[in-house]
RNA sequence: CACAGAGUAGGACGCUGUGCGUUAAGUGCCGCCCGGACGGGGAGUUGCCGGGGGGACGAAAAGGGGCGAACCCUUGCGGUACAGUGUCCGCAUCCCGCUGAA
Repeated sequence: CACAGAGUAGGACGCUGUGCGUUAAGUGCCGCCCGGACGGGGAGUUGCCGGGGGGACGAAAAGGGGCGAACCCUUGCGGUACAGUGUCCGCAUCCCGCUGAA
């Protein structure tokens, strides 16, 4: 100098548990504003994540307890939230570093 490789945050899906909603929030989609993170170091996007506010669309309830209402329980439903766990994927990219062998 050239070659090969490892490793992050995180993401997807499955399972388990605990919640939330079922009086429709949440999820998903499209703009706007603000912020954050992105292998060990540096840079970093038109990619990723979060927050705020707006727009369009849009749903699955049933049974029981309770005199009844409030409320509670059970079974469902929701592209529902969080935690644990398993599998798979995984620095956008650039430079340096690390490991291996020649």
This is a predicted structure of a 102-nucleotide RNA (THF (Tetrahydrofolate) riboswitch aptamer). Its mean pLDDT, the model's own confidence on a scale to 100, is 77. The sequence was found by an Rfam model in a public genome assembly.